[in-house]
RNA sequence: GCCUCCGUAGCUCAGGGGAUAGAGCAGCGCACUCCUAACGCGCUGGUCGCAGGUUCGAAUCCUGCCGGGGGCA
Numbered sequence: 001g002c003c004u005c006c007g008u009a010g011c012u013c014a015g016g017g018g019a020u021a022g023a024g025c026a027g028c029g030c031a032c033u034c035c036u037a038a039c040g041c042g043c044u045g046g047u048c049g050c051a052g053g054u055u056c057g058a059a060u061c062c063u064g065c066c067g068g069g070g071g072c073a
Stems, first nucleotide, its partner, number of pairs: 001072007010025004018056001027043004049065005
């Protein structure tokens, strides 16, 4: 340099045109317990990598750039 896959919560990931943007773990609170853990209930947490385009509408489609993994040279 070329090809390819990925980038969404602190972490691991789902979601592939119309949802109020989600789950598990982590964190916080409550309940339970003699206390702790586990289990249960609730809460917090997101410029959906950045910019442009398409569309009535974009996390989702297209282009460029940035970052990461793999392959070829």
Overview
Transfer RNA from Nakamurella flavida, 73 nucleotides, folded computationally. The RNAcentral record of the sequence draws on ENA and Rfam. Rfam family: tRNA. Rfam describes the family as follows. Transfer RNA (tRNA) molecules are approximately 80 nucleotides in length. Lineage of the source: Bacteria > Bacillati > Actinomycetota > Nakamurellales > Nakamurella. Model confidence (mean pLDDT): 82 of 100.